Model confidence (mean pLDDT): 82 of 100.
Transfer RNA from an archaeon, 71 nucleotides, folded computationally.
The sequence was found in a public genome assembly.
It matches the Rfam family "tRNA". Rfam describes the family as follows. Transfer RNA (tRNA) molecules are approximately 80 nucleotides in length. By type it is a transfer RNA.
[in-house]
RNA sequence: GGCUCCGUAGUUAAAUGGUAUAAUUUUCGGCUCCAGACCGAAAGUCGGGGGUUCGAUUCCCUCCGGGGCCA
Numbered sequence: 001g002g003c004u005c006c007g008u009a010g011u012u013a014a015a016u017g018g019u020a021u022a023a024u025u026u027u028c029g030g031c032u033c034c035a036g037a038c039c040g041a042a043a044g045u046c047g048g049g050g051g052u053u054c055g056a057u058u059c060c061c062u063c064c065g066g067g068g069c070c071a
Stems, first nucleotide, its partner, number of pairs: 001070007010024004018054001025043006047063005
């Protein structure tokens, strides 16, 4: 340099163009003599920019970051 895959919550991962979801973590409450476990509730996320579309995590372009293959 060329090709290819990936980037979503603090962490690990889902989501066929139509309300962004789960587990875990954190906080609060319940339970307990206290703590843990367990039960209930809450907070928190689409890498940046542009385009297509009534509507984009999803499709297209570009940039940034990471992995792999070739040279």